[in-house]
RNA sequence: CUUAUCACGAGUGACGGAGGGAUGGGCCCGAUGAAGUCACGGCAACCGGCGGAAUCCGCAAGGUGCCAAAUCCCGCAGCGCGCGCGCCCCGAGAAGGGAAGCGCUGACAGAUAAG
Numbered sequence: 001c002u003u004a005u006c007a008c009g010a011g012u013g014a015c016g017g018a019g020g021g022a023u024g025g026g027c028c029c030g031a032u033g034a035a036g037u038c039a040c041g042g043c044a045a046c047c048g049g050c051g052g053a054a055u056c057c058g059c060a061a062g063g064u065g066c067c068a069a070a071u072c073c074c075g076c077a078g079c080g081c082g083c084g085c086g087c088c089c090c091g092a093g094a095a096g097g098g099a100a101g102c103g104c105u106g107a108c109a110g111a112u113a114a115g
Base pairs, nucleotide, nucleotide: 001115002114003113004112005111006110011040012039013038014037015036019029020028021027023075024074025073026072041067042066043065046063047062049059050058051057052056071109076106077105078104079103080102081101087098088097089096
C1' cells in the first nucleotide's frame, strides 16, 4: 500500500504499583488494585492443517489475534425527521429559514488478518 472483517464471543492467579479505554470532546473503568510482565484457562476461525464432492460446512493439537462497555459513543459529509413545547433569524401577523436534538447511509481514522 491492497483486500477482508469489526452489534457476536471469551478470565483467573502471581508479580507490579497508577493509571487506562489510539487521538480531541463526552462518558466510563481503576487501591474491592490501572498499565505492564508471567503462568494457566478461554474465545474466535484470518492463514495453515485435517475431514466431507463442495466456492460451503465441520474439527481445532500449528501461525497470528482477541478475552469491560458496538471499534464504549461522537468528531466529517449526505439524506430524512426537527411536532400542536422551547431556542435563533426574518416578519405587524401568518408563513418562511436555521440551530440544538433524533434516525439512517457513506467516508475519515483506528484495530486485526492475509498478501